[in-house]
Annotation
A computed fold for a 100-nucleotide RNA from Echinimonas agarilytica, annotated as TPP riboswitch aptamer (THI element). Lineage of the source: Bacteria > Pseudomonadati > Pseudomonadota > Echinimonadaceae > Echinimonas. The sequence is in RNAcentral, with records from Rfam. Rfam family: TPP riboswitch aptamer (THI element). Rfam's curators write: Vitamin B(1) in its active form thiamin pyrophosphate (TPP) is an essential coenzyme that is synthesised by coupling of pyrimidine and thiazole moieties in bacteria.
This record gives sequence, structure tokens and C1' cells, in this order.
RNA sequence: CUUGCUUUGUCGGAGUGCCUUUGGGCUGAGACCGCGUUGAUGCGGAAUCCGAGAACCUGAUCAGGGUAACACCUGCGGAGGAAACAAGGCCGGUUUCGCC
Repeated sequence: CUUGCUUUGUCGGAGUGCCUUUGGGCUGAGACCGCGUUGAUGCGGAAUCCGAGAACCUGAUCAGGGUAACACCUGCGGAGGAAACAAGGCCGGUUUCGCC
């Protein structure tokens, strides 16, 4: 000097589904609350996750397998896109100087 991990501070990004006999059920970190539109899109908040990359989006009204149903699982995916700075600590790496 620096990769990674971690702590703190501030900032930013994202998703919010499928069924139902309306009692609830499934998966998950998260499926919540309010406002608004003829309707859809949308807006705000809470919680959660994520910030150099599988948080999340595109591909996608995708493909295979399952299910009551669904991004439920796998593929797609060594594809593309995607939001950060600072201070401290830890394990490493590199370089320079001094000594032997």
C1' cells in the first nucleotide's frame, strides 16, 4: 500500500407471490400497513435482504420436475444489467528502508 472478513457511522438499491371452504394454508430473510387510480401503473412507511456483485431485474406468457397452486425446486447462469464511502480491527499478499 492492498484483497477478503468483521464493527461503527452516514448514504443508497431491491422484492412484496400462489391458493382458500375466507377459518386459514405453502415457500421464504422478507409475501406487512396506509394512501391513491374507472382500472392498471404508482406513492409513503415498517420490517427484511443487499451495495462488486445470485439482493434484485432482463431473458420469461422460458424449459424440465413437482404441487391444491405458485420463481416451489432445478436449469437458464463461467448470460447481460445492477446500488458506497469513511474510520477502526483481524487473517493474508506486495513493496521499500534498516539490521544480521